[in-house]
This is a predicted structure of a 100-nucleotide RNA (SAM riboswitch aptamer (S box leader)). The model forms 90% of the base pairs in the Rfam consensus. Rfam family: SAM riboswitch aptamer (S box leader). Gene Ontology term of the family: regulation of gene expression. Its mean pLDDT, the model's own confidence on a scale to 100, is 78. It was read from a public genome assembly, where an Rfam model found it.
Parts: sequence; C1' cells; structure tokens
RNA sequence: CUCUUAUUAAGAGUGGUGGAGGAGCAAAGGUCCAGUGAAGCCACAGCAACCCCUGAGAUGGGAAGGUGCUAUCCUUGAGCGAGAAAUCGAACAAUAAGAG
Repeated sequence: CUCUUAUUAAGAGUGGUGGAGGAGCAAAGGUCCAGUGAAGCCACAGCAACCCCUGAGAUGGGAAGGUGCUAUCCUUGAGCGAGAAAUCGAACAAUAAGAG
C1' cells in the first nucleotide's frame, strides 16, 4: 500500500514545544474553538477494551503488554444503489484484527 471482517455509541487533560489554523468527507452557507496560543510533535496522566490476560462458560472479570483515543458541530446538498415519495443504505474517511 491492497484485500477481508468488525466498530465509528459512551468515555477520558495537563504541561512543554510550536506559531495559524482547527471542528474527516464534492460544493455552498452557518455556528463554534483559536495569539488569554490552532494544527502538528514530545512527556506525564487518564479513557476505552480491538489484540491481550483470566474464566468451563456468560451480555462475566481484569488492565501488565501492542495499538487507539482524551472540546465540538449544524443546514442545504451533487454523484452511486433501493424507493412513487419521504427516506434508507453503500461508497469515501478513521481505528482494530487477520491475510497478501
């Protein structure tokens, strides 16, 4: 990087560094956060429980280790599939496990 499967509910922040953007997603608009310091990176702390540990097993228990995560969106809406429509779904994106 590609493929397959599952999830995208909830939960959990401080410091340092950095120096202007951020809140994934055609496009447009709005709202919110941001020099009282955004993204990114580092340290520590925490959350969750995919792998993992435990258990005969459960929708059970756990958190040493491998990852991940730790403000937060709304409206209109193009394209693909289903539908008379409303609408729903998939795809894209993220994370995990497995395979190549």